[in-house]
RNA sequence: UAGGUCUGCCGGGUGAUCGCUGAACGGCUGAGGCUGUUCAGAGGAAAGUCCGCACUCCGCAGGGCAUGGCGCCGGGUAACUCCCGGGGCGAGGCAACUUGCCGGAUCGGGCCACAGAAAAUUGUAGCCGGCGCAUUCGCCAGCGGCGAAUGCGCGGUGAUAGUGAAAAGGUGGUGUAAGAGACCACCGGCGCAGGCAGCAAUGCCUGCGGCCAGGCAACCCCCGCCCGGAGCAAGGCCAAGCAGGAUCGAGGUGCGGCCCGCACCGUUCGAGAUCCGGGUAGGCUGCACGAGGCGCACUGAGAAGUGCGUCCCAGAUAGAUGAUCACCGGCGUUCCGAUGGAACGCUACAGAAUGCGGCUUACAGGUGGACCUGGGGA
RNA sequence: GGGCGCGUAGCUCAGCUGGUUAGAGCGCACGGUUCACAUCCGUGAGGUCGAGGGUUCGAGUCCCCCCGCGCCCACCA
Numbered sequence: 001u002a003g004g005u006c007u008g009c010c011g012g013g014u015g016a017u018c019g020c021u022g023a024a025c026g027g028c029u030g031a032g033g034c035u036g037u038u039c040a041g042a043g044g045a046a047a048g049u050c051c052g053c054a055c056u057c058c059g060c061a062g063g064g065c066a067u068g069g070c071g072c073c074g075g076g077u078a079a080c081u082c083c084c085g086g087g088g089c090g091a092g093g094c095a096a097c098u099u100g101c102c103g104g105a106u107c108g109g110g111c112c113a114c115a116g117a118a119a120a121u122u123g124u125a126g127c128c129g130g131c132g133c134a135u136u137c138g139c140c141a142g143c144g145g146c147g148a149a150u151g152c153g154c155g156g157u158g159a160u161a162g163u164g165a166a167a168a169g170g171u172g173g174u175g176u177a178a179g180a181g182a183c184c185a186c187c188g189g190c191g192c193a194g195g196c197a198g199c200a201a202u203g204c205c206u207g208c209g210g211c212c213a214g215g216c217a218a219c220c221c222c223c224g225c226c227c228g229g230a231g232c233a234a235g236g237c238c239a240a241g242c243a244g245g246a247u248c249g250a251g252g253u254g255c256g257g258c259c260c261g262c263a264c265c266g267u268u269c270g271a272g273a274u275c276c277g278g279g280u281a282g283g284c285u286g287c288a289c290g291a292g293g294c295g296c297a298c299u300g301a302g303a304a305g306u307g308c309g310u311c312c313c314a315g316a317u318a319g320a321u322g323a324u325c326a327c328c329g330g331c332g333u334u335c336c337g338a339u340g341g342a343a344c345g346c347u348a349c350a351g352a353a354u355g356c357g358g359c360u361u362a363c364a365g366g367u368g369g370a371c372c373u374g375g376g377g378a
Numbered sequence: 379g380g381g382c383g384c385g386u387a388g389c390u391c392a393g394c395u396g397g398u399u400a401g402a403g404c405g406c407a408c409g410g411u412u413c414a415c416a417u418c419c420g421u422g423a424g425g426u427c428g429a430g431g432g433u434u435c436g437a438g439u440c441c442c443c444c445c446g447c448g449c450c451c452a453c454c455a
Stems, first nucleotide, its partner, number of pairs: 001374010012328007020041009043349001047360002050358005055231004062260004068226004072086005087102006103222002108220002110216003124161002126157003130154011169187006188212002190209008235285004244276005251265004278454003292311008329347008379451007388404004397435001406422005428444001430442003
């Protein structure tokens, strides 16, 4: 210097005018309320609601099954399917690095279209000739035997061919009628035993066993772990206002897929369910001090943790946090009298609604750090 | 704000336990029938299965994640 990889951060500023919401302190008013000053007022994703929690209610939040979720190992955390570090098997890249998968396929079931003989205890073609039958020929001298060829049947054959996404370890030899881990040597895989390293997943080494018969569990299933339900329109308090009726009904409600247990209500004086109506569309609380923010130090490889200091930082309710103008920024294009200047254009995604931790998705543009590859110079 | 459901041809829907080139009815185009139109008969076109990624030999179907559309909810007697 060109290109690239990873990981952070920021994501407009100032002023004027007119407005909005909240808090504090005043003024006016009988009250409702009006008004003045000061201060504060969206995000990295506030979003999707995909996970996990806090919190609240369901009497306790009980037991079991089912459903559902998760699945290499270790750690972090309030918790997680998240994060960090590590391992194994792949894929891409010269590299930095990125990315996919991860319990079990000898519990069992199921599926593997088309093609192919066969999609899992397979034999079509081909090869072979052990056995049987038939035909022909030859030999031996006789009604039979022996041999050869051909055909058919029974059979052997995982080596060859073809098919397919996938076809029963690979190479070389021995062996055989032909062949085959049938046997042998080496290589690869699997299992068992031992040793070493590591907390572990796992890796390396040695020995033994021919053990070598596929894939799919984002199909059922098996193994291990987790999980009660509903959600701030949860829930609590106050105020205002009204009108009940029909049907079903012996069990029902809490309780939701089921069962058990527990509590409560009830069986014609009827619990409860469904449907049709009636009333209110108000206020306060939950609800802003929190797994809080910022800075520093220490521990750790990191996620993160600990300690100290400091700060108080939106609470709207149809939903405030804005609009207009001017100037300054940033970027792009064009032009000029060009170390500069002018004109025009662009300046994103989006917007709290109980609060947190993650993930995912959207995003004009700017910027820091570390690293890789190529070129040039000292 | 919270909870749930659905997307397949122009419209309304099938698509079973993944399988070869996704079907049906209506509509549309053309031809026939008719003097003409409708009806009827025949032929044909028309699909990125809402989008993207993954699992698999193979995805409309299974898994993940986006997009669009629709439905429900409060309190009192």
Predicted 3D model of RNase P RNA and transfer RNA as a complex of 455 nucleotides.